Predicted 3D model of an 86-nucleotide RNA (c-di-GMP-I-GGC riboswitch aptamer) from Roseimaritima sediminicola. The sequence was found by an Rfam model in a public genome assembly. The coordinates come from a structure-prediction model, not an experiment, and the mean pLDDT is 83.
């Protein structure tokens, strides 16, 4: 510098169970492991999802909005382990 097939020190931790917090997405402890080479970090761009409102109508949807979840949905940017190869 390229790569991540195969191998491995070390790490992560999905569903689901407990617990707490939130109206809710959902966070966050702990159990527990599908997977993950960035499954580190960032709400940057698009998505997806909740809440308030406003308005339609087919009554729980759909459209505008305010203020929110999610980086384990894709992409962009920022750092970084181990190994192979040059």
């Nucleotide at each position: 510098c390229u790569u991540g097939a195969a191998a491995a020190a070390g790490g992560c931790a999905a569903a689901c169970c407990g617990g707490u917090c939130g109206c809710g997405a959902g966070g966050c402890c702990g159990g527990g492991g599908c997977g993950c080479a960035a499954a580190g970090c960032u709400a940057c761009g698009g998505g997806u999802c909740c809440c308030c409102c406003a308005c339609g109508c087919g009554u729980g949807c759909g459209u505008g909005u305010u203020g929110g979840a999610c980086u384990g949905c894709c992409g962009g940017g920022c750092u970084g382990c181990c190994a192979a190869g040059g």